[in-house]
């Protein structure tokens, strides 16, 4: 330099081909239980879905550009 993949909750990911309420597990917090803790159960909270723009009544999802990371080729 060329090509490809990934970016979303504190962490790991589903959701994206087919646009229509942003989810799960773990962690952390509060409560129950326990002599204290761990484990277990319950609850609530936590997201500009990498950034900018476009299309659309409506975008995590479609289109364009950019950034970062990873892989391959040279």
């Nucleotide at each position: 330099g060329c090509g490809a993949a990934a970016a979303g909750a504190g962490c790991u990911c589903g959701g994206c081909a087919u646009g229509g309420a942003u989810g799960a597990g773990c962690a952390a917090u509060a409560g129950a239980u326990u002599g204290u803790g761990a484990a277990u159960c319950u609850a609530a909270a936590g997201g500009u879905c990498a950034u900018g723009g476009g299309u659309u009544c409506a975008a995590a999802u479609c289109c364009c550009a950019u950034u970062u990371u990873u892989c391959g080729c040279c």